[in-house]
Context: one part of a larger RNA
């Protein structure tokens, strides 16, 4: 490399939009690039076949015919696929309407409990806090009960293998503005689609600049315990931090350890929007049963698979297009090269060992 595969064995980029490329639905007419076929020329000569000749035979030589794939040029023909061109379709895709769903995002605004602080009144000697203590707090009056005020942070119950969102992720209320997607409708465009090397955007916590903020909460440090120590689990302080505005970082068990898209193949069931139908009905976006579409779980034919396990949301049965894997170590290290304020991050070896 041929090839084999990538839920869990090495192996799906953290997601998503998208440039070349690469891949494309139905009907027709047209070309004739590819393809197919007939033909012409090329296809050196040795080699090779064959009742030939020369060497006493042979090997080896010489001579005639024959044979020489494939490729490659010229001509002639075919026209289903494929490609170009044109003209049309409408089942893919997308526009439009219509009523609903929904923590999707963005900005303001307002509210809730608890927390800690001040305050004002009671109270009086403990409170905390542990398996048991002890640092620790209190007579400068604490713990606890009550008035009133501040301040940050967060948003109980509702909460639901419920909902939204490309992923990170998103949950008090209300108002604006802004995005997507599901369901009907069948008005319009008429393959406008699928992927997607490079690029681009977006990205959880932690970091990191530059102002703000600081209640709880806490790495780091200080102390109390514990132990044979205890740089730890436990217990008391508590700094960066967590929050907030601009601005970098670009990782993560970024999980479904499962790349998108797109036909194809039994089924039972739950639960969410939608929409037909259907019976109840205190008639209200009110309820019931069915059925269709989406979307999310769960058992499960047949299939798959080393096996757990998957299984109309594949891990089946096919088709595109992209990414990645090739024994463990060394090592996601060195070095180069890029990114970055760092921190590091992205690419990424070999010596050598087994």
């Nucleotide at each position: 490399u041929u090839g084999g595969g990538c839920c869990u064995a090495a192996a799906g980029c953290g997601u998503c939009c998208g440039u070349a490329g690469c891949c494309g639905g139905c009907c027709u007419g047209g070309u004739a690039a590819a393809u197919c076929u007939c033909u012409u020329g090329u296809g050196a000569a040795a080699u090779c076949g064959u009742a030939c000749g020369g060497c006493u035979c042979a090997a080896c030589c010489g001579a005639a015919c024959g044979g020489c794939g494939a490729g490659c040029a010229g001509g002639g023909g075919a026209c289903a696929c494929u490609g170009c061109c044109a003209g049309g379709c409408u089942a893919g895709g997308g526009a439009c309407c219509g009523g609903g769903a929904g923590g999707a995002g963005g900005c303001a605004g307002a509210g809730g409990u608890a927390u800690u602080c001040g305050u004002u009144g009671g109270g009086g000697a403990g409170c905390g806090g542990u398996a048991a203590a002890a640092u620790g707090c209190u007579a400068u009056a604490a713990u606890c009960c009550u008035u009133c005020g501040a301040a940050g942070a967060c948003c109980a119950c509702c909460u639901g293998u419920g909902g939204c969102g490309a992923a990170g992720g998103c949950g008090u209320c209300u108002g604006c503005c802004c995005a997507g997607a599901a369901c009907g409708g069948a008005u319009c465009c008429g393959a406008c689609g699928g992927u997607g090397a490079g690029g681009g955007a977006c990205g959880a916590a932690a970091g990191c600049c530059a102002g703000g903020g600081g209640a709880g909460c806490g790495a780091u440090c200080c102390g109390g315990a514990u132990u044979a120590g205890a740089u730890a689990c436990c217990c008391g302080a508590g700094u960066a931090g967590u929050c907030c505005u601009g601005g970098c970082u670009g990782u993560a068990a970024a999980c479904g350890c499962u790349g998108c898209g797109a036909g194809c193949a039994a089924g039972g069931u739950g639960u969410u929007g939608c929409g037909c139908a259907u019976c109840c009905u205190a008639c209200g976006a009110g309820g019931u049963u069915g059925c269709g579409c989406a979307g999310u779980g769960u058992c499960g034919a047949a299939g798959g698979g080393a096996a757990g396990c998957c299984g109309u949301u594949a891990a089946g049965c096919u088709c595109g297009c992209c990414g990645c894997c090739u024994g463990g170590g060394a090592a996601g290290u060195a070095c180069g090269g890029u990114c970055g304020c760092a921190a590091g991050g992205c690419u990424g070896a070999a010596a050598c060992u087994u």
Molecule: small-subunit ribosomal RNA, central domain
Organism: Candidatus Woesearchaeota archaeon CG1_02_57_44